This is a predicted structure of a 256-nucleotide part of an RNA (large-subunit ribosomal RNA, domain VI) from a Candidatus Harrisonbacteria bacterium. It matches the Rfam family "Bacterial large subunit ribosomal RNA".
[in-house]
Context: one part of a larger RNA
RNA sequence: CGUUGAUACUUGAAGGAAGUCGUUCCUAGUACGAGAGGACCGGAAUGAACGAACCUCUGGUCUACGAGCUUUGGUACCAACUGAAUCGCUCGGUAGCUAUGUUCGGACGGGAUAAGUGCUGAAAGCAUCUAAGCACGAAGCCCCUCCUAAGACGAGGUAUCUGUCCAAAAGGACACUGAUCCGUAGAAGAUGACUACGUUGAUAGGCUCUAGGUGUACGCACAGUAAUGUGUUUAGCCGUGGAGUACUAAUAGAUC
Numbered sequence: 001c002g003u004u005g006a007u008a009c010u011u012g013a014a015g016g017a018a019g020u021c022g023u024u025c026c027u028a029g030u031a032c033g034a035g036a037g038g039a040c041c042g043g044a045a046u047g048a049a050c051g052a053a054c055c056u057c058u059g060g061u062c063u064a065c066g067a068g069c070u071u072u073g074g075u076a077c078c079a080a081c082u083g084a085a086u087c088g089c090u091c092g093g094u095a096g097c098u099a100u101g102u103u104c105g106g107a108c109g110g111g112a113u114a115a116g117u118g119c120u121g122a123a124a125g126c127a128u129c130u131a132a133g134c135a136c137g138a139a140g141c142c143c144c145u146c147c148u149a150a151g152a153c154g155a156g157g158u159a160u161c162u163g164u165c166c167a168a169a170a171g172g173a174c175a176c177u178g179a180u181c182c183g184u185a186g187a188a189g190a191u192g193a194c195u196a197c198g199u200u201g202a203u204a205g206g207c208u209c210u211a212g213g214u215g216u217a218c219g220c221a222c223a224g225u226a227a228u229g230u231g232u233u234u235a236g237c238c239g240u241g242g243a244g245u246a247c248u249a250a251u252a253g254a255u256c
Stems, first nucleotide, its partner, number of pairs: 001151001005161006014148004020048007032037001050105005058099004065092005070085006109143003116136004163174004178256004182198005203249003206245005212238003219232005
């Protein structure tokens, strides 16, 4: 831009994905076979590789989280804190993201067939699966399953939401509906887009509580010559988790 007045929900032309392969057990030590051996058919279980989703578990990472340690600088000094040193080093680690972790998938079924197997059956009084006709038959083909999908220009369908005025008509104006700009954000994201919300409000921040992480803060008291230990103290501190709460910002307004 088209289709289209708007909003919501959809159909599916077409395209894509998937499609794999073992082992064990039962049937059954049965059929078969002198024995050795050892099934078809049918059923059950469990795997490999592959794929998708997810983070409860097991782990990884987690550079504005917690703690410990060293050198050096600073806050006059002690203590405490802090800058630099690969995040200075080390030990842990929430959310998120992840695989080696977890869950799930390949199914079932139908149609037409290939090689092949047949029925009936002539040409050719017989025979013949074939010439007419009919029936089976594969991991393959077409459906079935999942995903995208009406720019499918053949632009589809359904539901809901519209009036007034001017005008002969074509058409125009106004309003309604709706949408956008703008703002607060996001498990959405390069930007557009998408989704949630905008005071009739929990959208984000803050605050409170809490899950969770770290691991018992500072100060003080006591014990000890001291290093240090004990108590206060399962403390203190805390990023992205959860809930609550209008304190702050989503005001006001503009456009189609």